[in-house]
RNA sequence: GGCCCCUUGGCCUAGUGGAUAAGGCGUCGGAUUCCGAAUCCGAAAACGCGAGUUCGAAUCCCGCAGGGGCUC
Numbered sequence: 001g002g003c004c005c006c007u008u009g010g011c012c013u014a015g016u017g018g019a020u021a022a023g024g025c026g027u028c029g030g031a032u033u034c035c036g037a038a039u040c041c042g043a044a045a046a047c048g049c050g051a052g053u054u055c056g057a058a059u060c061c062c063g064c065a066g067g068g069g070c071u072c
Base pairs, nucleotide, nucleotide: 001071002070003069004068005067006066007065010025011024012023013022018055027043028042029041030040031039048064049063050062052060
C1' cells in the first nucleotide's frame, strides 16, 4: 500500500429503514439498618466524525478517523 471486520451511556451487550434507542454492571438520590452490606424504588447518562439516499437513517451508500485481522 491492498482487502476484510468492528466503533451505541463510565464498562459490557441488544436494536439491521418507522416505538420514548432496550437490558445488565457501575454512579447518584431515596426506602430499609444503630452503621454498613444485601435488597427494593427512582434518576442522570450513548448511536466515532462529515456528506449523501429516503417522507423517514443507529441501521443503506461514500469519505475520514480510531481499533483488530489477512496479505505484499